[in-house]
Context: one part of a larger RNA
């Protein structure tokens, strides 16, 4: 070369766009890249492999043939694969009409609920705990009423419900604004897939700069607990948590499961847009198409299990794995830092 894997044993890049590049549906013609058939040269000698001699025999040796998958020139094939032309419409994609939805942005509002201020009632106690103490209270705490003020989250509705490509998105209203679906047509006509590099988006903490600050709450300080207690349980409490802006780019970034197509029993819930049946209408009952669950049939799996949302059967494209040391160190890029990326060897077994 060929031959093996990636769900849980190493091993799917957090996720997309998307260059190169690799692969491409159905048909006519055409050319002859790749492919194939033929000839002609070539392809040293020795070796290898076949015959036959030569040394007593073998090893060696000696003649002769094959064989030499190649490579050059040439004369044909035309299924496939390529290239040029041309049709078509199933793949793609756009118009048109719907109705769904916590996609995204941005102001503006709304109530409960929390904690402070300010007044009224009122009097010793409150809070916390397994149980206490720290703590707060006669300078009136807690308890209750009124009035304000701030900030941050939006109970129920609410759901293996729904959107989004992942992070992720939940109070209402507007306004901007992505994408998905479902119907019947009608346009273009293979415009497709994948996608090294490259850009871009990326939870939480984290770091700049300027704001905000109720609750919570690393660090920190206090009570307790205990041999000890730099914990857990309490009592405060600082950055943070909020906002703009610009950084970092990482997660058990997870379905631990790269996309895309096709094809392979069924049953059963939900979302959402349909069609039929039936009616006065809504139900009922039967069907498509998306999507989201459960549960099995063949198969697949070391088992666990998966199982038309495949981990089955097949194609394409990328990524990636091979004991530890090590995701380390040197080196380079990034970054304000914190660190990320990229990534090895000695040794060991």
């Nucleotide at each position: 070369c060929u031959g093996g894997g990636c769900g849980u044993a190493a091993a799917g890049c957090g996720c997309a766009u998307g260059u190169a590049g690799g692969c491409g549906g159905c048909u006519u013609g055409u050319c002859a890249u790749g492919u194939c058939a033929g000839a002609u040269g070539u392809g040293a000698a020795a070796g290898c492999c076949c015959a036959c001699g030569g040394c007593u025999c073998a090893a060696c040796c000696g003649u002769g043939g094959a064989a030499g998958u190649g490579c050059a020139u040439u004369u044909g094939a035309a299924a496939c694969u390529g290239g040029c032309a041309g049709g078509a419409u199933a793949g793609a994609a756009u118009a048109u009409g719907g109705g769904a939805g916590a996609g995204g942005g941005u102001u503006g509002c709304a109530g409960a609920a929390u904690a402070c201020c300010a007044g009224g009632u009122g009097u010793a106690g409150a809070g916390g705990u397994g149980a206490a103490a720290u703590u707060c209270g006669u300078a009136g705490a807690u308890a209750u009423c009124u009035g304000g003020u701030a900030g941050a989250a939006u109970a129920c509705c609410g759901g293996u419900g729904g959107c989004g490509a992942a992070g992720g998105c939940g109070g209402c209203a507007a306004c901007c604004u992505g994408g998905a679906c479902c119907a019947a047509u009608a346009u273009u006509g293979a415009c497709g897939c994948u996608g090294a590099g490259a850009u871009g988006c990326g939870a939480a903490a984290g770091c700049g700069u300027g704001g905000g600050g109720a609750g919570c709450g690393a660090a920190c300080a206090g009570g307790a607990u205990u041999a000890g207690a730099u914990a857990c349980c309490c009592u405060g409490g600082u950055a943070g948590u909020c906002c703009a802006c610009g950084c970092c780019g990482u997660a058990a970034a997870c379905g631990a499961u790269g996309a895309a197509u096709a094809c392979u029993a069924g049953g059963u819930g939900c979302a959402g847009c349909g069609g039929g049946u039936a009616u006065c209408g809504a139900c009922c009952c039967c069907u498509g198409c998306u999507g989201u669950g459960c549960c099995g049939u063949a198969g697949c799996u070391a088992a666990c299990g998966c199982g038309u949302u495949a981990a089955g059967u097949a194609u394409u494209c990328c990524g990636c794995c091979u004991g530890g040391g090590a995701g380390u160190a040197c080196g380079g890029c990034c970054g304000c830092a914190a660190g990320g990326c990229u990534a090895a060897a000695a040794c060991u077994c």
Small-subunit ribosomal RNA, central domain from a metagenome, 349 nucleotides, folded computationally. The full RNA is in RNAcentral, with records from SILVA. The coordinates come from a structure-prediction model, not an experiment, and the mean pLDDT is 89.